[in-house]
RNA sequence: AUAGAAAAAGCCAAACCUAUUGAGAAGUAGGGGCGGAAAGCCACGGGUCUUCACUUUGCAUGAAGAAAGAUAGCCGGGUUGCUACAU
Repeated sequence: AUAGAAAAAGCCAAACCUAUUGAGAAGUAGGGGCGGAAAGCCACGGGUCUUCACUUUGCAUGAAGAAAGAUAGCCGGGUUGCUACAU
């Protein structure tokens, strides 16, 4: 360097519960532990999800569009790190 086999001391922490922030998706903190070898970081491409305000339409709580967001534990990509069976 390739690769990600085995293992888990250490690391992270799904659902759910509590508190809190947000219009919402969801975020943060505590509990919890399904799982994880990048479940570290970056919304660059695709996917999925949201809709306070805007536009169109409708009698309408609706639908569509655009826009703005969320998700890195959906996939790909970028980047840093970890491990040490094999080459």
c-di-GMP-I-GGC riboswitch aptamer from Sulfurovum sp., 87 nucleotides, folded computationally.
The sequence was found by an Rfam model in a public genome assembly.